[in-house]
Context: one part of a larger RNA
């Protein structure tokens, strides 16, 4: 001179984009942060309506009934492995990059080729009944896209090339041409959405390798699943990965091993560049979730708001036994020099579940706090000499502050009042005897594409105009011996004190303290830290 996730002194008008625990991966009250689907199911705890009924104060109150709407718990199915945190741990194929071969991929596409026929439980739910509770046990009833057996097997898997093994689920609108009951239903046919088996695709994800990736030689030897081999177990897949047996290798001065450090990286920040430093936000990649260990589901985890078993702690208790996990956003405690609301909102963008409407989304969108930071704006403007008063200097003439500043004309940025008043919204459903298309016996219905009309804003009466009054409400900090831009006077008197280096104070201190003047920055400025 740059630079910053600064901080700390003094000052402090407004807006805009950013940023805001860099320390104890310390401990955590409290609320919230994953549900959702009744178009898979059995059913009805609440609520609301219809239907009975039963009392009467004649429009209420009760009981009843899943009949609608919609739902508490359940049974099931996708989703809690994504989105968010945080960097303790790792020096490693962890990460960066180029490659490779032996996998796997729910939910999407697109193709194929099925979706027949049965069956027995268990929950809820009734009854007993146990526990202070967490939470059970026993008997008894019941549905499913929940389980489980049988057919078939295009395909696929093994195969001794004879063959064998291998599935599935229905649900919700609509319509009655065909059969049957004959309002209209079933069966059927239809649409849409699903289920099964298979291919292939994208996505995404696991493994191998090559090359790069911190400091220590005051760390020189390290290794027995350790190196290769055979055979075999395991995986989704190759492999000492695992096991048996066999050779005895493997790795190291091109630093092995051991120690200490430390998430990597696009990048940031600095320099002309080479190269230093660095890894806050933001993006990719890993690793972790109270410590440790383990496996279960599952397309995917060895799973922060899941399960087990051990420790540590906190809490609860009837002493028998339980319950917790903020490194999610907020918040509290403590550490610290230091870092923010227990805010609104699903309106956007995005995810999860659903046919959909809608539900959930402390992901996001906003708004709050903070000069932390960077950009911008304002404290007015123009005229105005007897150079007023006043301060301070003086050679006592004067010089300076200084057009400064009254005062006369003028403007309205900001901020304040009153009004008006966006864009951010596409979409989704819905409504038309609109329009085209599928499907049909069909010019009904349903479904699918379209056009046009309604409908959906947290931020917020915000942003932006208008109008109004009024210079009114808005400048300070550091410096002034040299380096370095800027002097005089008083006080002090090696005293008090300054100081980035050189140095300055002992009676005329431009270097201490004040005061006038001056220089530099400016809603800041300066001091420490930091980095170069």
């Nucleotide at each position: 001179g740059a630079u910053u996730g600064a901080a700390c002194g003094c000052u402090g008008g407004c807006g805009g984009c950013a940023u805001g625990c860099u320390u104890a991966a310390c401990a955590c009250a409290u609320g919230c942060a994953a549900g959702u689907c009744g178009a898979a199911c059995g059913g009805u705890a609440a609520c609301a309506g219809g239907c009975u009924a039963a009392g009467c104060u004649u429009g209420c109150u009760u009981a009843g009934u899943g009949c609608u709407g919609a739902c508490g718990a359940g049974u099931g199915g996708c989703g809690g492995a994504c989105g968010g945190g945080u960097g303790a741990g790792u020096a490693a194929c962890g990460c960066g990059u180029g490659g490779g071969a032996a996998c796997a991929u729910g939910c999407c596409u697109a193709u194929u080729a099925g979706u027949u026929g049965g069956g027995g439980a268990c929950a809820a739910c009734c009854u007993g009944u146990g526990g202070a509770a967490a939470c059970g046990c026993a008997g008894g009833c019941u549905a499913a896209u929940a389980c489980c057996g049988a057919a078939u097997a295009a395909g696929u898997u093994c195969u001794a090339c004879g063959g064998a093994a291998u599935a599935a689920a229905g649900a919700u609108g609509g319509c009655c041409u065909c059969u049957c009951c004959u309002u209209g239903g079933a069966a059927g046919c239809u649409a849409u959405c699903g289920c099964u088996g298979a291919u292939a695709g994208a996505u995404u994800g696991g493994c191998c390798c090559g090359c790069g990736u911190u400091g220590g030689a005051u760390u020189a030897g390290c290794u027995a699943g350790u190196u290769g081999g055979u055979a075999g177990g395991g995986u989704a897949a190759a492999g000492g990965c695992c096991u048996a047996c066999c050779a005895a290798g493997g790795c190291a001065a091109c630093g092995a091993u051991c120690c200490a450090u430390a998430g990597c990286u696009g990048g940031u920040u600095u320099g002309a560049g080479a190269g230093g430093a660095u890894g806050a936000u933001c993006a990719g990649c890993c690793a972790c979730a109270c410590u440790g260990g383990g496996a279960c589901u599952g397309a995917g985890a060895c799973a922060c708001g899941g399960c087990c078993c051990a420790g540590a702690c906190u809490c609860c208790u009837a002493c028998g036994g339980g319950a917790g996990g903020c490194a999610g956003c907020a918040g509290u405690g403590a550490g610290g020099a230091a870092u923010a609301u227990u805010g609104c909102g699903c309106a956007a963008u995005g995810g999860g579940g659903g046919a959909a409407a809608c539900c959930c989304u402390g992901a996001c969108g906003c708004a709050g706090c903070g000069a932390c930071g960077c950009c911008g704006c304002g404290u007015g403007g123009a005229u105005g000499a007897u150079g007023a008063a006043g301060g301070c200097c003086u050679u006592a003439g004067g010089g300076u502050c200084g057009u400064a500043a009254a005062a006369u004309c003028c403007u309205g940025u900001c901020a304040g009042a009153u009004g008006g008043g966006a864009a951010g919204a596409a979409a989704u459903g819905u409504a038309u005897g609109g329009a085209g298309g599928a499907a049909u016996a069909a010019u009904a219905c349903c479904c699918c594409u379209u056009a046009u009309g309604c409908u959906u804003g947290a931020c917020g009466g915000u942003a932006c105009c208008a109008u109004c009054a009024a210079a009114g409400g808005a400048a300070g900090c550091a410096c002034c011996g040299g380096c370095u831009a800027a002097c005089u006077c008083c006080g002090u008197g090696c005293c008090a004190g300054c100081a980035g280096c050189c140095g300055c104070g002992g009676u005329a201190a431009u270097a201490c303290g004040g005061a006038g003047g001056g220089u530099g920055c400016a809603a800041a400025c300066g001091u420490u830290g930091u980095u170069c």